[in-house]
């Protein structure tokens, strides 16, 4: 100059004019709830979305064990917790900066791999040998009148054996390469690898590295059942309190204290003392819970990091048919995904753009 990878902030900005909702203050009306008018701060998000995990917090409820279910799964930390951050081992990708990962166990047991292939956790389709055995053929010799018989060689022809080095089938085929060695082979012997048991060393661990020993086979799947650890109560702001007002303290069945109803199923325990089902009838209004919080944001101190600690410093939405919208003019990156509903801590998933810092590879000048 170009390509990348990785973290971090922004979220469209000024001004005017109208207009909305909190909260404070001062007035006006009102017994009082509460309306109103006048200023002053403040007022949707990096994901507010999904409802996917932890939680705070309400209840249930006076809170317990097992079982069955479900989460999770390297190992160390962090956090209120986690299935989430950090860093670290291992293992795959990437040239590399980086990314990713469902990451205990296949020597507890089950089960599952189509097709090919001879055979897929257990073999011989092709091919190779013939030391050894038989028979067959050919050639020597010997024996005999022939027919035949003995003996010796060649031949792998045929049988029978051996073989798992070659070759083909496939993801994958019974450790690999090499040298011997054999009738041809073969860990059958060696020599290095690989494997499987290690003294020890190094780390907090996962885990590395491994003298030595041993001719050694025990392949994959567990995001299949399964096994081993380790954690786990429900329900959910429409949780729940309180106020006021209204109707019908209706009716019928059924169980009935050895009973019933409660705690997610299930049993033991507890703990209440009436329950369950249909039918009808009244209300559904207002107040709270609602925003001070595991808060934000600066310094300093430890830490590799996630994060903690101290000090200061600030209040930063609370609607409830659901507030923040309209026009106007300027700059501008030309506004993309998109709107809070008890709240907070992550993960995902959508996203126009611009701004910073660090690495990391390729070219080019010097």
């Nucleotide at each position: 100059g170009g390509a990348g990878u990785u973290g971090g902030c922004c979220a469209g900005a000024c001004a005017g004019u109208c207009g909305c909702g909190g909260c404070u203050g001062c007035g006006u009306c009102g017994c009082a709830a509460g309306a109103u008018g006048c200023a002053g701060c403040g007022g949707a998000g990096g994901a507010a979305a999904g409802u996917c995990c932890g939680g705070g917090c309400u209840c249930c409820a006076c809170a317990g064990g097992g079982c069955a279910g479900g989460a999770c799964g390297c190992c160390a930390g962090g956090u209120a917790a986690c299935a989430c951050c950090u860093g670290g081992g291992c293992g795959g990708c990437g040239a590399g900066a980086g990314c990713c990962g469902a990451c205990g166990g296949a020597a507890a047991g089950u089960g599952c791999a189509a097709c090919a292939g001879a055979a897929a956790g257990a073999u011989a389709c092709c091919g190779c040998c013939u030391a050894u055995c038989a028979u067959c053929a050919c050639c020597a010799g010997a024996g005999g009148a022939u027919a035949c018989u003995c003996u010796g060689g060649u031949g792998a022809a045929u049988g029978a054996g051996g073989u798992a080095a070659g070759g083909g089938u496939g993801a994958a085929a019974u450790g690999g390469u090499g040298c011997g060695g054999u009738a041809a082979g073969a860990g059958c012997g060696c020599a290095c690898c690989g494997c499987g048991c290690a003294a020890g060393u190094g780390g907090u661990a996962a885990c590395a590295c491994g003298a030595g020993c041993g001719g050694c086979a025990u392949g994959g799947u567990a995001a299949a059942c399964c096994c081993c650890g380790u954690c786990c109560g429900g329900a959910g702001c429409a949780a729940g309190a309180c106020c006021a007002a209204a109707u019908a303290g209706g009716u019928a069945u059924c169980c009935c204290a050895u009973g019933g109803c409660g705690c997610g199923g299930c049993c033991c325990g507890c703990g209440c003392u009436g329950g369950a089902u249909a039918c009808g009838g009244g209300u559904a209004g207002g107040u709270u819970g609602c925003u001070c919080g595991a808060g934000g944001c600066g310094u300093u101190u430890g830490g590799c990091g996630a994060c903690a600690a101290a000090c200061g410093u600030c209040c930063c939405a609370g609607a409830u048919g659901a507030a923040u919208g309209a026009c106007u003019g300027u700059c501008c990156a030309a506004g993309a995904c998109a709107g809070a509903a008890c709240c907070c801590g992550g993960c995902u998933u959508a996203u126009c753009g611009g701004c910073c810092a660090a690495c990391u590879c390729c070219g080019c000048c010097u």

This is a predicted structure of a 366-nucleotide RNA (Bacterial RNase P class A) from a Gammaproteobacteria bacterium.
Its Rfam family is "Bacterial RNase P class A". About the family: Ribonuclease P (RNase P) is a ubiquitous endoribonuclease, found in archaea, bacteria and eukarya as well as chloroplasts and mitochondria.
The source organism's lineage runs through Bacteria, Pseudomonadati, Pseudomonadota and Gammaproteobacteria.